[in-house]
């Protein structure tokens, strides 16, 4: 160069147009003599820009990283 997959909290992942959730980690407290476990709570995410649409993480295009063919 050509296709095609793939991007969602720090980290693994759900969400096929309608309040972005979970687990593990992180903070605070509770409990325990202490430490783990354990409970309760709280923070923290949508790769990036346009476009459809009353409404995008979801459809379309352009980029940008990875990954995989082909040449």
């Nucleotide at each position: 160069g050509c296709g095609g997959g793939c991007a969602u909290g720090g980290u693994u992942u759900a969400a096929u147009g309608g309040u972005a959730g979970a687990a593990c980690g992180c903070u605070a407290c509770c409990u325990u003599g202490c430490c783990a476990a354990g409970g309760u709570a709280g923070a923290g995410a949508u790769c990036g820009g346009a476009g459809u649409u009353c409404g995008a993480u979801u459809c379309u295009c352009c980029g940008u990283a990875c990954c995989c063919g082909c040449a």